[in-house]
Context: one part of a larger RNA
């Protein structure tokens, strides 16, 4: 682990309550007890009692009324459309241990100091070595001491080691040889030691050189038996079978938050309603969101205008001037807001003697519930960093409680809602080169990057289409040959500054076919090289800026894995259009089963957790009927058939004596789980 037993909503009540069935009804019932009897029974007696038929008051009371109250008001609870009540049966609830299995603890009562602390009493134990205090005597000393030396002497929680105690450090043990040990190494060893006997101290109590240590392998309160089946809002576990319909994961209160009530939501049963609910149009409303404005509130960029203010300058004072500084109100332009609105949708709400679809989904009363941790993804916001498989609110889905086909694989995506059976048919998503079912299909393009097959800013003569522009056979663009001068070395400044360190400028003129008081490069400065500008030789399209399309760089992680994989390159990639086809439990078709409406041919449904409801199948007794059984009962092991199943029959072997049906009860009634007990293996 496996197997085979055994194991968890049960039993009571003159308890309530709703339903069902049955008797009797404005009335229903009997209870203790008690006769009869064929006696664990049944029959018939028995009206105390209880429930209903009348309420209303705190009561006296009164009554279709009645309390309040001065009231004949006026208000509250009643009455005027009235059914109980007894038994049984189910369901749920209340009391009880109350579906079962579990605490840690609490309280009495008693049981222990043979282990252990700590005390008493009385006994024993400690090899050998070392050290050598006091004291004591002897000499010496001295006025007597005091000191000094040498002996002797044997103190000491004194030193070295054994038994004896203890346990410092490694190492080994760690399902051990051992529930604490074994090896080597250390500590103490005349002590506040160690040790035996006997005896003391008990459970909120001892004892404790004090670690919450120890008190029989138990100690932040021992054991053992009782109260007791303690409690347990917590976890686990809860047993056949089919059908039907199906949540929830909110709200509000809660010493409430992983529990609970009541309500949303689900189920059952009765009832309503000449028609309600629902969706779509139409028709009338509220609105103040999304946009958007800038009219107010607020916050705001440039202009103009101009007050006030700074500063500067004049000024005795009064006053003037100026101004590339600040800046209100006004005016142009711009442009902002959850707590701004002169405006304003879509939605969505709300409502109808409307149409149209649906046709109990609607409502109202009861009887069972489960739910109160929610999860993702789109949208609409808040918090967070316009972070998070983040939080938290709204709305819809979907998953929870949904299989199926896609998405490589993947609860949520996209597609679709599984009653069965089929070796039929259409289809959807997504797909048709192979893996792999279906175009190695057609048109017209793009891409060359292994781009498709993971990313921004940004960079780039990559490519394709387009747009607007400029030059061009009076010769364009490139490329080759040949000029690029002269006043002049412009002026200034510099040691020099000659196109080219740097300032200046009427950057002028002349000579040209054309040549900057000079694009770079160069020299200390010159020199030289080129440039722009021109002619020429060739000959026909060249250059600017832009707009798109698909490509490139920007791009760095740990096994071949950032297409599923082979592999693909006028495609097996991308755009755009066309027709086929595959493609699923979607849908059709055939057969079939169940439910529910319907008069009928026939319609219409059927995923499902928690849960509601209904119908069965097995076990065991018990009654009543009827059977079987040594020509072979039960039980076992094999086959077949029947039943949607849960299970049944029937047969062959075994087995050897008891056992099925049928209706109708009653229940110790069904096992795979509980770190489930007991047994085996």
């Nucleotide at each position: 682990g496996c197997c085979u037993a055994c194991g968890a909503g049960u039993u009571a009540c003159u308890c309530g309550u709703a339903c069902a069935u049955u008797g009797c009804a404005a009335g229903g019932u009997u209870a203790a007890g008690g006769u009869u009897u064929u006696a664990a029974g049944a029959a018939c007696c028995g009206a105390a009692g209880u429930c209903g038929c009348a309420g209303c008051g705190a009561a006296a009371g009164c009554g279709a009324g009645u309390c309040u109250g001065a009231a004949u008001a006026g208000g509250g609870c009643g009455a005027u459309a009235a059914a109980g009540u007894a038994a049984u049966g189910u369901g749920c609830g209340g009391u009880a241990g109350a579906c079962g299995c579990g605490a840690a603890a609490c309280c009495a009562a008693g049981u222990g100091a043979u282990c252990u602390a700590u005390c008493c009493u009385u006994g024993u134990c400690c090899a050998g070595g070392a050290u050598g205090a006091a004291g004591u005597c002897a000499a010496g000393g001295u006025a007597a001491a005091a000191c000094u030396u040498g002996a002797u002497g044997g103190a000491g929680g004194u030193c070295c080691g054994a038994a004896c105690c203890a346990g410092u450090a490694a190492g080994g043990g760690u399902u051990g040889a051992a529930a604490a040990c074994c090896u080597u190494u250390u500590g103490g060893a005349u002590g506040a030691g160690g040790u035996g006997a006997g005896g003391a101290u008990a459970g909120g109590g001892g004892u404790g050189a004090a670690a919450g240590g120890c008190c029989a392998a138990u100690c932040a309160a021992a054991c053992u038996u009782g109260g007791a089946g303690a409690u347990a809002g917590c976890u686990c576990g809860u047993a056949u079978u089919c059908c039907u319909c199906g949540a929830a994961a909110u709200a509000g209160c809660u010493u409430u938050a992983g529990g609970g009530c009541u309500a949303g939501c689900c189920u059952c049963a009765g009832g309503u309603u000449a028609a309600a609910g629902u969706a779509u149009a139409g028709u009338g409303g509220a609105g103040g969101u999304a946009g958007a404005g800038c009219a107010c509130u607020g916050a705001u960029u440039g202009g103009g205008c101009u007050a006030g203010g700074g500063c500067c300058c004049u000024c005795a004072c009064c006053a003037g001037g100026g101004u590339a500084c600040c800046a209100a109100c006004c005016c142009c332009a711009g442009a902002c807001a959850a707590a701004c609105u002169c405006c304003g949708a879509a939605u969505a709400c709300c409502a109808c003697a409307u149409a149209u679809a649906u046709g109990a989904u609607a409502c109202c009363u009861g009887g069972g519930a489960g739910u109160c941790a929610g999860g993702c993804a789109g949208u609409g916001g808040g918090g967070g960093a316009u972070a998070a498989g983040c939080u938290u609110c709204a709305u819809u889905g979907c998953c929870a409680a949904g299989a199926g086909g896609g998405g490589a694989a993947c609860a949520a995506c996209c597609c679709a809602g599984a009653c069965c059976a089929c070796c039929a048919g259409c289809u959807a998503a997504g797909g048709u080169c192979c893996c792999a079912a279906a175009a190695u299909a057609g048109u017209a393009g793009u891409u060359a990057a292994c781009a498709g097959a993971g990313a921004a800013a940004g960079g780039a003569u990559g490519u394709u289409a387009g747009a607007u522009u400029g030059c061009u056979c009076a010769g364009a663009c490139a490329a080759c040959u040949a000029g690029g001068a002269u006043g002049u070395u412009g002026g200034c400044u510099u040691a020099g500054a000659a196109g080219c360190a740097g300032c200046c400028a009427u950057u002028c003129a002349u000579u040209u076919a054309a040549a900057g008081a000079g694009u770079g490069c160069g020299u200390a400065a010159u020199a030289g090289c080129u440039c722009a500008c021109u002619a020429g030789u060739c000959a026909a399209g060249c250059g600017a800026u832009u707009u798109a399309g698909c490509g490139u760089c920007g791009a760095c992680a740990a096994u071949u894995u950032g297409c599923g994989g082979g592999a693909c390159u006028a495609a097996a990639a991308c755009u755009a259009c066309u027709u086929a086809c595959c493609g699923a439990a979607g849908c059709u078709g055939u057969g079939g089963g169940c439910u529910c409406c319907g008069a009928a041919u026939g319609g219409a449904g059927c995923g499902g957790u928690a849960g509601a409801g209904g119908a069965a199948c097995a076990u065991u007794c018990u009654a009543u009927g009827g059977g079987c059984g040594a020509u072979g009962a039960a039980g076992a092991u094999g086959u077949a058939u029947c039943g949607c199943g849960a299970g049944a029959u029937a047969u062959g072997u075994u087995g050897g004596a008891g056992c099925g049906c049928a209706u109708a009860g009653a229940a110790a009634a069904g096992c795979a789980a509980a770190u489930g007990u007991a047994g085996g293996c």
Predicted 3D model of a 681-nucleotide part of an RNA (large-subunit ribosomal RNA, domain II) from a Rhodothermaceae bacterium. The RNAcentral record of the full RNA draws on ENA. The coordinates come from a structure-prediction model, not an experiment, and the mean pLDDT is 85.